A computed fold for a 724-nucleotide part of an RNA from a groundwater metagenome, annotated as large-subunit ribosomal RNA, domain II. Model confidence (mean pLDDT): 83 of 100. It matches the Rfam family "Bacterial large subunit ribosomal RNA". Gene Ontology terms of the family: structural constituent of ribosome and ribosome.

Context: one part of a larger RNA
RNA sequence: GCCAGGGAAUGUAUCCAAGUGGCGAGACUAAGUUGAGACCAACGAAGUCAAAGCGAAAGCGACAAGCGCGCAACCUUCGGGUGAGGCGCGGCGUGUAUAAGCGCGUGAAGUCACUAGGUUACGACCCGGAACCAGGCGAUCUAGGCGUGGGCAGGAUGAAGCGUGACGAAAGUUGCGUGGAGGUCCCUAGCGGUGUUGAUAUGCAAAUCACUCGUGUGACCUGCGUCUAGGGGUGAAAGUCCAAUCGAGCUUGGAGACAGCUGGUUCCUUCCGAAACAUGUCGCAGCAUGACCUGAUCAGAGAUAGUCAGCAGAGUAGAGCGCACUGAUUAGAGGAGCUGGGCGGGAAACUGCCCGCCCUCUUGUCAAACUCCAAAACUGCUGUCGUCGUAGAAGAUCGGAGUCCGGGCUGGGGGGUAAGCUUCUAGUCCGUGAGGGAGACAACCCAGACCAUGGUUAAGGUCCCCAAGUGUCGGCUAAGUGUUAACACUAAAGGGCGUCCCAAGCCCCAGACAACUGGGAGGUGAGCUUAGAAGCAGCUAUCCUUUAAAAAGUGCGUAACAGCUUACCAGUCGAGGUUUGGGGCCCCGAAAAUGGACGGGGCUCAAGCCGACCACCGAUACCAUCAAUGGAGCAUCGCAAGAUGAUCUUGUAGGAAGGCGUCCCGUGUGGGUAGAAGCAUGGCUGUAAGGUCAUGUGGACCGCAUGGGAACGAAAAUCCUGGC
Numbered sequence: 001g002c003c004a005g006g007g008a009a010u011g012u013a014u015c016c017a018a019g020u021g022g023c024g025a026g027a028c029u030a031a032g033u034u035g036a037g038a039c040c041a042a043c044g045a046a047g048u049c050a051a052a053g054c055g056a057a058a059g060c061g062a063c064a065a066g067c068g069c070g071c072a073a074c075c076u077u078c079g080g081g082u083g084a085g086g087c088g089c090g091g092c093g094u095g096u097a098u099a100a101g102c103g104c105g106u107g108a109a110g111u112c113a114c115u116a117g118g119u120u121a122c123g124a125c126c127c128g129g130a131a132c133c134a135g136g137c138g139a140u141c142u143a144g145g146c147g148u149g150g151g152c153a154g155g156a157u158g159a160a161g162c163g164u165g166a167c168g169a170a171a172g173u174u175g176c177g178u179g180g181a182g183g184u185c186c187c188u189a190g191c192g193g194u195g196u197u198g199a200u201a202u203g204c205a206a207a208u209c210a211c212u213c214g215u216g217u218g219a220c221c222u223g224c225g226u227c228u229a230g231g232g233g234u235g236a237a238a239g240u241c242c243a244a245u246c247g248a249g250c251u252u253g254g255a256g257a258c259a260g261c262u263g264g265u266u267c268c269u270u271c272c273g274a275a276a277c278a279u280g281u282c283g284c285a286g287c288a289u290g291a292c293c294u295g296a297u298c299a300g301a302g303a304u305a306g307u308c309a310g311c312a313g314a315g316u317a318g319a320g321c322g323c324a325c326u327g328a329u330u331a332g333a334g335g336a337g338c339u340g341g342g343c344g345g346g347a348a349a350c351u352g353c354c355c356g357c358c359c360u361c362u363u364g365u366c367a368a369a370c371u372c373c374a375a376a377a378c379u380g381c382u383g384u385c386g387u388c389g390u391a392g393a394a395g396a397u398c399g400g401a402g403u404c405c406g407g408g409c410u411g412g413g414g415g416g417u418a419a420g421c422u423u424c425u426a427g428u429c430c431g432u433g434a435g436g437g438a439g440a441c442a443a444c445c446c447a448g449a450c451c452a453u454g455g456u457u458a459a460g461g462u463c464c465c466c467a468a469g470u471g472u473c474g475g476c477u478a479a480g481u482g483u484u485a486a487c488a489c490u491a492a493a494g495g496g497c498g499u500c501c502c503a504a505g506c507c508c509c510a511g512a513c514a515a516c517u518g519g520g521a522g523g524u525g526a527g528c529u530u531a532g533a534a535g536c537a538g539c540u541a542u543c544c545u546u547u548a549a550a551a552a553g554u555g556c557g558u559a560a561c562a563g564c565u566u567a568c569c570a571g572u573c574g575a576g577g578u579u580u581g582g583g584g585c586c587c588c589g590a591a592a593a594u595g596g597a598c599g600g601g602g603c604u605c606a607a608g609c610c611g612a613c614c615a616c617c618g619a620u621a622c623c624a625u626c627a628a629u630g631g632a633g634c635a636u637c638g639c640a641a642g643a644u645g646a647u648c649u650u651g652u653a654g655g656a657a658g659g660c661g662u663c664c665c666g667u668g669u670g671g672g673u674a675g676a677a678g679c680a681u682g683g684c685u686g687u688a689a690g691g692u693c694a695u696g697u698g699g700a701c702c703g704c705a706u707g708g709g710a711a712c713g714a715a716a717a718u719c720c721u722g723g724c
Base pairs, nucleotide, nucleotide: 001724002723003722004721005720006719011122012121013120015118016117018115019114020113021112022111023110026049027048028047032043033042034041035040053060054059063090066089067088068087069086073082074081075080091106092105093104094103095102096101125264126263128261132254133253134252135251136250137249143228144227145226146225147224148223149222150221151220152218154186155185156184157182161178162177163176164175165174166173167172190215191214192213195211196210198209199208230246232242233241267659268658269657270656271655272654277290278289279288280287281286292402293400294399295398296397297396298395302388303387304386306385308383309382310381311380312379313378318373319371322370326367327366328365331362332361333360334359335358337357338356340355341354342353343352344351345350406430407429408428409427410426411425412424413422414421435446436445437444450631451630452625453624454623455622456621460617461616462615463601464600465599469614471613472612473611474610475609476608482603483602494588495587496586498585499584500583501582502581503580504579505578506577507576515572516571517570518569519568521545522544523543526540527539528538551566555564556563632649633648634645635644636643637642660713662710663709664708665707666706667705668704669703670702671701678697679696680695681694682693683692684691685690
């Protein structure tokens, strides 16, 4: 891993409301007793609930119906009448100083059993902690102590002391020798475990192997015996070690510890179908109550998501066409004062000038927490239409829940018009929604799936992958730009004599623009400067003449000249030219790590982009039903047959309903050695859980109907056990 078997809502008590049944102003027994008596039956009112309430208490103590409304139902002359139950008045009991007020009660329904649903207490649907406590067992591993034994090749160094020589007055110093000290040195055994971050890594091994390394007469190593025990020991101290277990050993028990946390929780179909919000909470992973879901019952006529109209509300957007208040804020003019500051005159009083503060006018701007204004939407009420409703709406009561991590998008607030951001809000979708499209893709587009068959469309597409146009007409693009609705695709400021379109100005057959041919002169080498300065280093001036035209010179050039060229003019040519502004597509701007992505191939002879049009494809959407107007369910009507449903058929949590199957028991009724159950294979059948038949195997039990009872249904729990 696979297969088989096992595997999770139970029991007792309690209370709540519901259903069924018994008895009923009453209902029921409990313990127990008797019977041959475990089941059972008969006794057994102790006791419980109900029949009266109100009041803190003392205490007092209630309609056998006085009036009206009215559902169902019945009657009807169709106007209405009667009217069980019900409701509203009135009356009564009691409490409250008074009370005409107020609270509670009052015109009789309970109780017992069973059934299914739920509450609470217990292990309480199952498995799961780390832990806590109690009693025991451990120092054959290891830590430390104690007792008694054992062990340490060889070599090196050479302390004290001693001997002797030399020096010295002496104290002493010093040389040589002897000596053999040391938690001394190099190393064997032994003990250890530094590095290779080597080998090994289902290993030789639950700590090993290799090389290397530390120590190796000592605080050394070691045998045997013995002592210390779990909040305790031991510890040259690392929270180390205490039997592969240690920040509290192991084992048995308390014990099914507790877990607001994770995981799992077993057959089918039908009807309805949420929430992720509010309030409180030692509350924020929980819980309770409300909102929202579901079922039952009561009730009895209106309800309101929409349209339109009228009336009313408000203070958002805006405010260009606000500044009237609160604040912010530009410039100028005028004015009164000085309680402000500076400068000047003066001995001082005082005075002059400037700034500041204050007021008025003019002028220029702002505001989420400003408003003289003020929409659209929105909200309330009334009415109209629509829709729903006696086939029972609105409303009410009770039983059962789940939910209280939400998320995306569109329009708004915050943020940086940042975030797969945040918080609130209106709507919608996902959540709980399948199907088609977007390459793949919870929430983007289309569209809400009962089943079958056939057709038509939506979004989106129609060269091939791939169903459908190599469709028609007109433009644009040359960049493979592009072939991307959005998101998840990045692309900007700024540039382009790329190309297309639009508009305007100017020039133009008296010839534009470009090109080519010719001219481009004279005074003069202007003057100054300078070695030189001749159109062209620099400075000043920039005239006149001849002309069709020609600068005291546009650029190159020379040392300076020369030379080339331009402006300007004529000729040749013959029709548009030139400038500016705007727009479309395109280009540059444009950098990331394996080779690579328009989904791919590929496409410009568009299969690219813009505009117009016609076909077709395409979904569980929409439509139809071959034939006797397909089939199933649900709802309503109906005795049924059947009819109706445009406005019924998705669905997580969850509520409700009806079924299938397994085992056992009672009653009834069947099958079986002429072959039961079980197993294997195949056929038929039911919407499904399932049912049934045949054949083979097997060799003795097994069905059906009805009623009852359950240790009653597995694919999951890192589930348990076994097999392979």